Record summary: FMN riboswitch aptamer (RFN element) from Nocardioides sp., 144 nucleotides, folded computationally. Its mean pLDDT, the model's own confidence on a scale to 100, is 78. It matches the Rfam family "FMN riboswitch aptamer (RFN element)". Its family is annotated with FMN binding in the Gene Ontology.

[in-house]
RNA sequence: UCGCGUGCUCUGGGGGCGGUGAAACUCCGCACCGGCGGUGACUGAGUUCGCUCAGGAGUCCGCGACCCGGUCACCGCCAGUGACCGGUUGACCAGGUGCAACUCCUGGACCGACGGUCAAAGUCCGGAUGGGAAGCGCACGCAG
Numbered sequence: 001u002c003g004c005g006u007g008c009u010c011u012g013g014g015g016g017c018g019g020u021g022a023a024a025c026u027c028c029g030c031a032c033c034g035g036c037g038g039u040g041a042c043u044g045a046g047u048u049c050g051c052u053c054a055g056g057a058g059u060c061c062g063c064g065a066c067c068c069g070g071u072c073a074c075c076g077c078c079a080g081u082g083a084c085c086g087g088u089u090g091a092c093c094a095g096g097u098g099c100a101a102c103u104c105c106u107g108g109a110c111c112g113a114c115g116g117u118c119a120a121a122g123u124c125c126g127g128a129u130g131g132g133a134a135g136c137g138c139a140c141g142c143a144g
Stems, first nucleotide, its partner, number of pairs: 003142006010135001016030004031123002033112002035063004042055005058110002067087008092108005114126003
């Protein structure tokens, strides 16, 4: 220094105003929010002019929690819990520029687990002081 392995850490935001109503942060009107990795023609900084670094997609590719199933373990059985494996898992168009745009610019759209609730929830409350992959970082080990 790069590669591999192990362990640890980290792991998102958002209901403001008005209306209706007995009741709504749940409906209606106007609002507000956008996780992680990849890609990326754009932006910024540096430059020895070779490049280097940083940022850059909610709707493209992938990851996850919720949910469903299976196997095994605990268990007298059921239930339940845990481990592992598998499944499921939202939403974008038009125009412009251009060699090229699902990523840029302009415009208009759209999407958001489960349970709860005087009334239907991306934004409130709860499971959750929980779980958590990819990945960043740190430590150790192996290899070169």